[in-house]
Molecule: Bacterial RNase P class A
Organism: Thiohalomonadaceae bacterium
RNA sequence: GGAGUCGGCCAGACAAUCGCUGUGCGCAAGCAUGGAGGAAAGUCCGGGCUCCAUUGGGCAGGGUGCCAGGUAACGCCUGGGCGGCGCGAGCCGACGGAAAGUGCAACAGAAAGUAUACCGCCUAAGCAUCUUCGGAUGCCGGUAAGGGUGAAAUGGUGCGGUAAGAGCGCACCGCGCGGGUGGCAACACGCCGCGGCGAUGGUAAACCCCACCUGGAGCAAGACCAAAUAGGGGAACGGGCGGUCGCGAACCGCCGCAUGUGGCCCGCAUGGUUCCCGGGUAGGUUGCAUGAGGCAGGCGGUGACGCCUGUCCCAGAUGAAUGAUUGUCCACGACAGAACCCGGCUUAUCGGCCGGCUCCCUCU
Numbered sequence: 001g002g003a004g005u006c007g008g009c010c011a012g013a014c015a016a017u018c019g020c021u022g023u024g025c026g027c028a029a030g031c032a033u034g035g036a037g038g039a040a041a042g043u044c045c046g047g048g049c050u051c052c053a054u055u056g057g058g059c060a061g062g063g064u065g066c067c068a069g070g071u072a073a074c075g076c077c078u079g080g081g082c083g084g085c086g087c088g089a090g091c092c093g094a095c096g097g098a099a100a101g102u103g104c105a106a107c108a109g110a111a112a113g114u115a116u117a118c119c120g121c122c123u124a125a126g127c128a129u130c131u132u133c134g135g136a137u138g139c140c141g142g143u144a145a146g147g148g149u150g151a152a153a154u155g156g157u158g159c160g161g162u163a164a165g166a167g168c169g170c171a172c173c174g175c176g177c178g179g180g181u182g183g184c185a186a187c188a189c190g191c192c193g194c195g196g197c198g199a200u201g202g203u204a205a206a207c208c209c210c211a212c213c214u215g216g217a218g219c220a221a222g223a224c225c226a227a228a229u230a231g232g233g234g235a236a237c238g239g240g241c242g243g244u245c246g247c248g249a250a251c252c253g254c255c256g257c258a259u260g261u262g263g264c265c266c267g268c269a270u271g272g273u274u275c276c277c278g279g280g281u282a283g284g285u286u287g288c289a290u291g292a293g294g295c296a297g298g299c300g301g302u303g304a305c306g307c308c309u310g311u312c313c314c315a316g317a318u319g320a321a322u323g324a325u326u327g328u329c330c331a332c333g334a335c336a337g338a339a340c341c342c343g344g345c346u347u348a349u350c351g352g353c354c355g356g357c358u359c360c361c362u363c364u
Base pairs, nucleotide, nucleotide: 001360002359003358004357005356006355007354008353009352010351012329013328014327015326016325017324018323020035021034022033023032024031025030037335041346042345044344045343046342047341048340049218050217051216052215061214062213063212064211065210066080067079068078069077070076081095082093083092084091085090096209097208101207102206103203104202118147119146120143121142122141126139127138128137129136130135155173156172157171158170159169160168174197175195176194177193178192179191180189181188182187222286223285224284225283232277233276234275235274236273237272239255240254241253242252243251244250257271258270259269260268261267293312294311295310296309297308298307299306300305330333
């Protein structure tokens, strides 16, 4: 100097004027002060909070899935293991169990799990025929070394061996089982022994098995205050006559009364009056901004994180605020806007800054 990798940060700046909104002060006018994000987003996980349900346990259903730790909790984070990729820094991984059982594997291929003989290779043994007596041909067979098919054909290399071959035998490598050592563990080992290895092939984001976790609904949760009208409960009062009846507004009928219709009468329709109580609706208040909180320092830990001390208060609406104009400057400004709160994950994002580390080239 170039290329790369990981982590963190910023998100136009400043000033003036005019607005919007929360809070405090003030009789008022007004003054003072606070006013979006790293994702406020998707609503995908986890928790707080609230109501309902709930003795406890089990089944079913759902979720998670290498190990250890962190945390209020998690499917998140940190560290480690194993596997894959990269020269490397580093990145990626639903990464328990396939010797409990069931299922599945298109096409191709001889054979796809009970593994398999298509081509090729062999003719030692047995049988038949021929024979120049060397053998040839056929049958019965042998063979997984070589070819070919497939995503996958069930150890590899070499030597021996054989008719040709084959873990058939041996050496090394690989694999399995048992033990030992190291590690909390996952797991590792140039440790020891045993096993020729078609044992135990693949597939569990197929059923399933194992271990652990798991009640439901959500701030339109919920709590409080509380009109009008209608309905519910209670008390008091309630014109006249007649009937039922032992009595009585307990019931029925007629007259009368009130309201509506109508200019009025008749007619028709409707009707106990007043007060009190409690529930709910409209509306209002609350939940609702001091919190698993921010910042700084110290200590412990590889780290996630924890503990201690000091300091700060930093949006809170409910038609719902967070804006507009002007000026100056620059690298000319992306994605996007709270609605109960918090921890994560994921997705979107102009341009730039800082730090750790890796590889290549050059110079001293």